[in-house]
The prediction has a mean pLDDT of 87.
A computed fold for a 346-nucleotide part of an RNA from a metagenome, annotated as small-subunit ribosomal RNA, central domain.
Its Rfam family is "Bacterial small subunit ribosomal RNA".
The full RNA is in RNAcentral, with records from SILVA.
Context: one part of a larger RNA
RNA sequence: UUGGGUUUAAAGGGUGCGUAGGCGGACUCAUAAGUCAGUGGUGAAAUCUUGCAGCUUAACUGUAAAACUGCCAUUGAUACUGUAAGUCUUGAAUUUAGUUGAGGUAGGCGGAAUGUGUUGUGUAGCGGUGAAAUGCAUAGAUAUAACACAGAACACCGAUUGCGAAGGCAGCUUACUAAGCUAUAAUUGACGCUGAUGCACGAAAGCGUGGGUAGCGAACAGGAUUAGAUACCCUGGUAGUCCACGCCGUAAACGAUGAUUACUCGUUGUUGGCGAUACACAGUCAGCGACUGAGCGAAAGCAUUAAGUAAUCCACCUGGGGAGUACGUUGGCAACAAUGAAACUC
Numbered sequence: 001u002u003g004g005g006u007u008u009a010a011a012g013g014g015u016g017c018g019u020a021g022g023c024g025g026a027c028u029c030a031u032a033a034g035u036c037a038g039u040g041g042u043g044a045a046a047u048c049u050u051g052c053a054g055c056u057u058a059a060c061u062g063u064a065a066a067a068c069u070g071c072c073a074u075u076g077a078u079a080c081u082g083u084a085a086g087u088c089u090u091g092a093a094u095u096u097a098g099u100u101g102a103g104g105u106a107g108g109c110g111g112a113a114u115g116u117g118u119u120g121u122g123u124a125g126c127g128g129u130g131a132a133a134u135g136c137a138u139a140g141a142u143a144u145a146a147c148a149c150a151g152a153a154c155a156c157c158g159a160u161u162g163c164g165a166a167g168g169c170a171g172c173u174u175a176c177u178a179a180g181c182u183a184u185a186a187u188u189g190a191c192g193c194u195g196a197u198g199c200a201c202g203a204a205a206g207c208g209u210g211g212g213u214a215g216c217g218a219a220c221a222g223g224a225u226u227a228g229a230u231a232c233c234c235u236g237g238u239a240g241u242c243c244a245c246g247c248c249g250u251a252a253a254c255g256a257u258g259a260u261u262a263c264u265c266g267u268u269g270u271u272g273g274c275g276a277u278a279c280a281c282a283g284u285c286a287g288c289g290a291c292u293g294a295g296c297g298a299a300a301g302c303a304u305u306a307a308g309u310a311a312u313c314c315a316c317c318u319g320g321g322g323a324g325u326a327c328g329u330u331g332g333c334a335a336c337a338a339u340g341a342a343a344c345u346c
C1' cells in the first nucleotide's frame, strides 16, 4: 500500500460555514472522451514460462513457441459514466398562512435570601465539632424589629420537558434578531450531498487593561486530628468567581457512536403542529424517551433517534512503554496549544 477496522479492545475531527476535489434524481436526442470488440503496427536482445535438443546428470547452453498483461493508429458497438442540447418534478430552495421554544444580543424592572451600616428592645453568651479549640462578645455580641445600602444568583413552576451546530441556554418585561415545525397550493427547475486547506464559533481554568467584590473561595494563616498531617474537619482569608473590551483554543468538548440519503416487525409514554364541533377513538408530520423482535455484535448490548441492510464523501487507527516526550516549525503577552519522531526496551 491493499485489506480490515473506529460505543466499551488502537481509532469519529469540539462544532458549524464553506473553497478545491470526490459523488450525484427522471425522460428524450446527439456525440463517442472513458468503456467494450475487431484489425494493423510497435512492444530490441537477454531474462521469465513451456516444448525439444547438447555437455555422463545438474547448474549452464542452444533452438522453437508463448509471453511482454503496454502504447499508437484505424474500423465498429452505445447499456453505463462523461460532454452538448432540450424537457420534467419526486430531491433542494423560495413565497403565503399559522405556530413553538430557558435560541441569541441590548436595555429596564422585581421579590426572597445573604452580608454590612444606623437606630430600638434585650443580656451573657454566640459560633463551631465526633469531641474541641482558634474566632466573635459587657467598648453590649448572638437573637429580634424597623430603615438604608451592596453585589451575586433567580426557590416554587421544573419534567427521561423545551430550544440551539456544538459549547451552552431558566425571575419578569421591552426592542432588535436567528431558527425549527405544520398546512395548503403556487413558483424556480437538480439549484443537491460531502468537504482537504481555510474562516468563524467554542465550558471551566488562566492571561492583559479598567471597574466591581455580598456570598463562596485555590494560595496563605491559625485551631484541631494524627506517630507525622504540607490533607480530610473548624475559624478566617487573597487571587478568582461578576461586568466591559481584548487574548487563550483546550475538556470524560461524551451518545466515549462523523455528515447525508434510502430501506427494514411491533408495544408504550410524551412535546409542537395538522385535521375535526369535541383533552372520544383512531390517523398524520416533525421531535424527545422507555421496552422488545428480525438482523448485527467478542460480549455487554444496539435495535426506524441502529451498533441492522446498502450508497457517497470526510476524519482517524495499525502491539505496550519510551511519548503526546525530543528536535524543528507555526500560533500565543505568557501559561501553553498545534504539528510530531527516533534510539532503546518488553
Stems, first nucleotide, its partner, number of pairs: 004317003007300002012314001014201004021194003025088004030083002033081002035077008049065006091191001092188004096183005103177007110154001114150008125136002162169002206247006215241002220236004258313006266291009295302002319346003328339004